[in-house]
Parts: sequence; C1' cells; structure tokens
RNA sequence: GCGCGGGAGAGUUCAGCACCUUAGAACAAGGUGCUGACGCCGAAGGGGCAACAUCCCCGGAACCUCUCAGGCAGCAAGACCGCGC
Repeated sequence: GCGCGGGAGAGUUCAGCACCUUAGAACAAGGUGCUGACGCCGAAGGGGCAACAUCCCCGGAACCUCUCAGGCAGCAAGACCGCGC
C1' cells in the first nucleotide's frame, strides 16, 4: 500500500423552487433533489504549536488545536484496531 471486518460525534432545523406519491377542483400531507440561512461535529485531507535539538535559522507529534475542506436520517467517507498478502 491492497483486501476483509469493526469503527464515534454533530439539525433528516427553517425558507424557497422543482419532481414524485396519496387525495384528487383547490387546499393539504409525505418523500427526493437543488439553493440560501442559521446552528453544530471532528477520527479523511489540510494548517498551527510543545518537549527535544541548534550559535542562529531550519527541523519538530498527536485522537491537542483551527475548522479551509469534509461531515450532521440513511448511503458513502472515516483516524484508529484486528486478520491476510
């Protein structure tokens, strides 16, 4: 690195538009997609720093921190752990 398995946290919130289903005149309800707003999470990735080291500079970890990205029903992703190659 590859394969398999396990794997947390946080709104399936509000509004608009479109489509589908039920009803079927309208109204209404549910689901999905897109956009915007606010709130939130931290375990892809990315950034930052301690000790240490150094004449100086450079170097210098994280599940700590920042949340740019990512994520907040489910799917996918997922640090890390186990087994095999």